The part of an RNA shown here (small-subunit ribosomal RNA, central domain) has 350 nucleotides and comes from an uncultured prokaryote. The RNAcentral record of the full RNA draws on ENA. Rfam family: Bacterial small subunit ribosomal RNA.
[in-house]
Context: one part of a larger RNA
RNA sequence: CUGGGCAUAAAGCGCACGUAGGCGGAUGUGCACGUCGGUGGUGAAAUCCCCGGGCUCAACCCGGGAACUGCCUUCGAUACGGCGCGGCUAGAGUGUGGGAAGGAGAGUUGGAACUCCUGGUGGAGCCGGUGAAAUGCGUAGAUAUCAGGAGGAACGCCGGAGGCGAAAGCGGUUCUCUGGCCCACAACUGACGCUGAGGUGCGAAAGCUAGGGGAGCAAACAGGAUUAGAUACCCUGGUAGUCCUAGCCGUAAACGAUGGGCACUACGUAGGGGGGCUCCCAAGGCCUCCCUGCCGGAGCUAAUGUAUUAAGUGCCCCGCCUGGGGAGUAUGGUCGCAAGGCUAAAACUC
Numbered sequence: 001c002u003g004g005g006c007a008u009a010a011a012g013c014g015c016a017c018g019u020a021g022g023c024g025g026a027u028g029u030g031c032a033c034g035u036c037g038g039u040g041g042u043g044a045a046a047u048c049c050c051c052g053g054g055c056u057c058a059a060c061c062c063g064g065g066a067a068c069u070g071c072c073u074u075c076g077a078u079a080c081g082g083c084g085c086g087g088c089u090a091g092a093g094u095g096u097g098g099g100a101a102g103g104a105g106a107g108u109u110g111g112a113a114c115u116c117c118u119g120g121u122g123g124a125g126c127c128g129g130u131g132a133a134a135u136g137c138g139u140a141g142a143u144a145u146c147a148g149g150a151g152g153a154a155c156g157c158c159g160g161a162g163g164c165g166a167a168a169g170c171g172g173u174u175c176u177c178u179g180g181c182c183c184a185c186a187a188c189u190g191a192c193g194c195u196g197a198g199g200u201g202c203g204a205a206a207g208c209u210a211g212g213g214g215a216g217c218a219a220a221c222a223g224g225a226u227u228a229g230a231u232a233c234c235c236u237g238g239u240a241g242u243c244c245u246a247g248c249c250g251u252a253a254a255c256g257a258u259g260g261g262c263a264c265u266a267c268g269u270a271g272g273g274g275g276g277c278u279c280c281c282a283a284g285g286c287c288u289c290c291c292u293g294c295c296g297g298a299g300c301u302a303a304u305g306u307a308u309u310a311a312g313u314g315c316c317c318c319g320c321c322u323g324g325g326g327a328g329u330a331u332g333g334u335c336g337c338a339a340g341g342c343u344a345a346a347a348c349u350c
Base pairs, nucleotide, nucleotide: 004321005320006319007304008303012318014202015201016200017199021195022194023193025088027086028085029084030083031082033081034080035077036076037075038074040072041071042070049065050064051063052062053061054060091192092189093188094187095185096184097183098182099181103178105176107174109172110155114151115150116149117148118147119146120145121144125137127136163170164169207248208247209246210245211244212243216242217241221237222236223235224234259317260316261315262314263313264312268294269293270292271291272290273289274288275287276286277285278284299306300305323350324349325348332343333342334341335340
């Protein structure tokens, strides 16, 4: 390189945007670069292959042929690919009208719960906690209960295998800003498309820097238990952290363990968002587009399973795999404040 693969065996980059590149709808026409055919030249000799011959055979050697699958030249073909020009609308986008539920940022505000503070009632453990206890709290008046105040964080019911978002992710309410999507019409542009090495951006939690904040929870830590021990599980406390602002980090079982796009290939059933017909209205029925599930046939699969949301049938582009350990380590490079991330071996060994 050819080849085989990537749900679970090794293997889909966490996700997106996008550069180069690769690939690309339908039609007319021109060119003739790829492509195809012919001519001429060249493709040294030896070697390889075929035929014949010489050493007793063979190796070896000699002669002839073929071949040297290539390159150049020139003539021709124009289906396909390419390039130029023109027109097209089915891809893609724009517009007009309508729609649903939401996402992100900023400000405002609400109630429940919780903790703390103040005051009232009350009076001693029906405090707390557990398997049982103890540490702990409490006559300096706790727990309980009522009233008032303060604070921070999260938003019960609605809530749904429901919706939205590229992924990470997003739930009280209101306002502002803002992205995407769906349906109908078919007015406009006229292939403007798909993918995407590098690159750039986003990226849970934890962690880091600076400043704030701190109710509850809670690594570390302390104590009480348990136990042979108990650096745990249980209990009482409790600091970082969890929250906000600005900036880093860039990881994950970042999972559907399933890259993206397009086309095609049985049904049945449910949920969500539109549209059309039927319809006095509504409910309902029928049709249709998009999204999200379940079930299941063919097919595929080692099986499990998957099955129009494919892991089926094809095409295009990217990423990745190549026995286990050593090792996602060392080294070098690069990024980071650090923690560490990315890239990534070998000896040796089975």